[in-house]
Context: one part of a larger RNA
RNA sequence: AGCACAAGGGGAAUGCCUUGGCACUAGGAGCCGAAGAAGGACGUGACUAACUGCGAAAAGCUACGGGGAGUUGUAAGUAAACAUUGAUCCGUAGAUUUCCGAAUGGAGCAAUCCGGCUGUGGUCAUGCACAGUCAUCAUAUACUGAAUACAUAGGUAUAUGAGGGGAACCGCCUGAACUGAAACAUCUAAGUAGGGCGAGGAAGAGAAAUCAACCGAGAUUCCGCUAGUAGUGGCGAGCGAAAGCGGGAGAGGCCAAACCAGAGGUAGAAAUACCUUUGGGGGUCGGACAACAUACGAUAUUGACAAUUUCUAGCUGAAUAGUGUGGGAAAGCUAACCGAAGAAGGUGAGAGUCCUGUAAGCGAAAGGAAGAGUCAGUCAGUUGUAUCCAGAGUACCGCCGGACACGUGAAACCCGGUGGGAAUACGGGGGGACCAUCCUCCAAGCCUAAAUACUACCUAGUGACCGAUAGAGAAGAAGUACUGUGAAGGAAAGGUGAAAAGCACCCCGGGAGGGGAGUGAAAGAGAACCUGAAACCUUGUGUUU
Numbered sequence: 001a002g003c004a005c006a007a008g009g010g011g012a013a014u015g016c017c018u019u020g021g022c023a024c025u026a027g028g029a030g031c032c033g034a035a036g037a038a039g040g041a042c043g044u045g046a047c048u049a050a051c052u053g054c055g056a057a058a059a060g061c062u063a064c065g066g067g068g069a070g071u072u073g074u075a076a077g078u079a080a081a082c083a084u085u086g087a088u089c090c091g092u093a094g095a096u097u098u099c100c101g102a103a104u105g106g107a108g109c110a111a112u113c114c115g116g117c118u119g120u121g122g123u124c125a126u127g128c129a130c131a132g133u134c135a136u137c138a139u140a141u142a143c144u145g146a147a148u149a150c151a152u153a154g155g156u157a158u159a160u161g162a163g164g165g166g167a168a169c170c171g172c173c174u175g176a177a178c179u180g181a182a183a184c185a186u187c188u189a190a191g192u193a194g195g196g197c198g199a200g201g202a203a204g205a206g207a208a209a210u211c212a213a214c215c216g217a218g219a220u221u222c223c224g225c226u227a228g229u230a231g232u233g234g235c236g237a238g239c240g241a242a243a244g245c246g247g248g249a250g251a252g253g254c255c256a257a258a259c260c261a262g263a264g265g266u267a268g269a270a271a272u273a274c275c276u277u278u279g280g281g282g283g284u285c286g287g288a289c290a291a292c293a294u295a296c297g298a299u300a301u302u303g304a305c306a307a308u309u310u311c312u313a314g315c316u317g318a319a320u321a322g323u324g325u326g327g328g329a330a331a332g333c334u335a336a337c338c339g340a341a342g343a344a345g346g347u348g349a350g351a352g353u354c355c356u357g358u359a360a361g362c363g364a365a366a367g368g369a370a371g372a373g374u375c376a377g378u379c380a381g382u383u384g385u386a387u388c389c390a391g392a393g394u395a396c397c398g399c400c401g402g403a404c405a406c407g408u409g410a411a412a413c414c415c416g417g418u419g420g421g422a423a424u425a426c427g428g429g430g431g432g433a434c435c436a437u438c439c440u441c442c443a444a445g446c447c448u449a450a451a452u453a454c455u456a457c458c459u460a461g462u463g464a465c466c467g468a469u470a471g472a473g474a475a476g477a478a479g480u481a482c483u484g485u486g487a488a489g490g491a492a493a494g495g496u497g498a499a500a501a502g503c504a505c506c507c508c509g510g511g512a513g514g515g516g517a518g519u520g521a522a523a524g525a526g527a528a529c530c531u532g533a534a535a536c537c538u539u540g541u542g543u544u545u
Base pairs, nucleotide, nucleotide: 001544002543003542004541005540006539007538008537009536015530016495017494020466021465022463023462024461025460026459027458028457029455030454031165032164039100040099041098042055043054044053046078047077050074051073061094062093063092064091065090066089070082071081072080105114106113107112115134116133117132118131119130120129121128136162137161138160139159140158141157142156143155144154169200170198171197172196173195174194180187184234210217211216222247223246224245225244231239232238252447253446254445255391259280260279261278262277263276264275265274266273267272286389287388288387289384290383291382292381297379298378299377302376303375304374305373308370309369310368311367312366314362315361316360320335321334322333323332336353337352338342344356345355346354396420397419398418399417400416401415402414406432427442428441429440430439431438482489483488502529505516506515507514508513
C1' cells in the first nucleotide's frame, strides 16, 4: 500500500408526517373613493428588534347582543394588573383615525417645507398653539363686463357633479409580427397579442322598414342540432354561415307629430298669421278627428308599509365497563350500550359510546338581503275613414373604403368618407345584380328584467391532486434577505419528546467539548436533536507483497 471483516466519523438521500399549496363544485357577494380610497411612511407595549393589531383617544375607546372562567397577540420570562359587580374573547353599530398618496391653500427630492382668512386659547406685546376653511374642471343660476354702440369674449359668487384605485368578465377606438401556405406577395395567424378610453354587477343586444315562401312565424341573448353542410378561397393553405327544429328564459314600454289650452314675442289699425315655450293628447293592434261607452282588469316600467325567510355571534346534542401486556390502550380478550349521530379531527399505539364534533333541532338587542301580500299612484274600450299627422341633407345614386362565412365577384343587405340628392301612406323599404307580379314590413328618436360571461372577495365542501429539489416564488419576519442606477430579478430555510421532564450535583478543561449522576420507553431522541443510504475519511483485526 491492496483486499476482507468489524467498529466509527461524515453526509443528508430514503421512509413516515403536514401546519402550506393546487384544481374544482355549490351558494353568496360583486365594487372602494373629496364624508379623502387602494397603497404606504412614521409612530404605538412596563421591558419590544420583527410580524400582527391599532392611530397622539394609538395590541386600543363607547353602546348593545353572545359567552361563562380565566386573561394582558405571535412569545417565553420578570414586573404590574384585570376578572362571576361577568374580564379576555366573538358579533353588530358607533367614536378616534398623525403624515404621504387622486392629494385638492402654495411648493416639493412622496411621507417634508411655507402660507392666507375666520374663530378660540396664551402673552404687557410680538413670536406661539388649536379648530375650521382656501385646488382644478364641467354643468346650472345670478351678478358683472373689454377691444366696440347694442352685445359677446372674459371675470366673480353660489349649488351640484367629476378626478383616483380595482383579478377576470364587457363595450368602443386603435392594432402587429412570428407562424401556416412545406418558399412567398393576395390569403392566414387575427381584428388575436399589445396600446387607449369607458361602464356595470354583469356589459352589450332588443320589441321588425325582421324572416319566410304563396304555408306561415312573431323583440333580444344563450345552449344543442342543422353542419364542417350551403358557400367562400393564389378554388391553395384555409375560412365557414343562415332559415328551420329542440331547449333555457320570457315583457314590453316611452318620445317626436297631428289636435286642444295657457304664457310670451314678431308683423298688422284690427281680425288674424307665424315663432318660442309650458301643460294635456298620442305614439303602429296606427293615431288625431267624429259617434257611442265608464268598470271587469293590468302594473319590471312608481312608491310606501310589510307577514315571513335568510346572513352577520352562538346554543342543546345519545351511548362502556372489566381484564392482562405495555412508558402509555383507543389495539387484544370478556361482557355491554347508542344510533335521524359508524363524517372527521384530537387524545401517551388503532376510540360510534373520553374531548371537539357529527345527525336532528333551537337562537338576534343591532345591522344587511330577499320578500308573499296590502295600500296609494298609473294604464286601459268599440265603430267609422272625408280631412290631418306619422323622425330630411335622411333614404337613395356615383366614386373610394370597411364589415357581412362571402377575398369585387352576377354582390344584394349593413356601416363610413366624399360629391350629388327624393317621395310623403294613391307613399316608402325588403325578398342576394336588375325588372315585373306577388308577399311582407314601416327607416332616418329613446328605454327595457331574465336566461349568458367572469371570480380579486366570503361561506361550505370535494379530489385515481402535491407532500418540503414536490405543491404557490413563498408550509419559518417571502415578494423577505440579496442583486441591479433603473425597469426589474429574486432565494435558501419544515420534523427532540407523549410531556421540557431541555441534564440539579460532581469531575477533566481557559473555553469548546467530554466523563459520571439524574430525566425519559428510548439520550445510539441532548436542541448541529425522527429515520439516517451513498460518496469521502479513520481505527482495529486478519491476510498478500

Notes:
The part of an RNA shown here (large-subunit ribosomal RNA, domain I) has 545 nucleotides and comes from a metagenome. The RNAcentral record of the full RNA draws on SILVA. The coordinates come from a structure-prediction model, not an experiment, and the mean pLDDT is 85.